A computed fold for a 76-nucleotide RNA from a Bacillota bacterium, annotated as transfer RNA. The organism belongs to Bacillota, within Bacteria. It was read from a public genome assembly. Model confidence (mean pLDDT): 81 of 100. Rfam family: tRNA. The family's RNA type in Rfam is transfer RNA.
RNA sequence: GGGCCAUUAGCUCAGGUGGUAGAGCACCGGACUUUUAAUCCGGGUGUCCCGGGUUCGAGUCCCGGAUGGCUCACCA
Numbered sequence: 001g002g003g004c005c006a007u008u009a010g011c012u013c014a015g016g017u018g019g020u021a022g023a024g025c026a027c028c029g030g031a032c033u034u035u036u037a038a039u040c041c042g043g044g045u046g047u048c049c050c051g052g053g054u055u056c057g058a059g060u061c062c063c064g065g066a067u068g069g070c071u072c073a074c075c076a
Stems, first nucleotide, its partner, number of pairs: 001072007010025004019056001027043005049065005
């Protein structure tokens, strides 16, 4: 330098055909308890990596960029 893959909640990850962003764990508030833990009730808490384009409408399609990973080549 080329190719491919990944990037979505604090973490790990879902998200057919473009049409109101989700799960588990964690976290926050409350109940219960002498207290803690456990249990129960309630709460998504988000710049869907960034910028642009297409579209009535983009997490999803297109272009460019960033970061990480795999791989090939080059140098040595």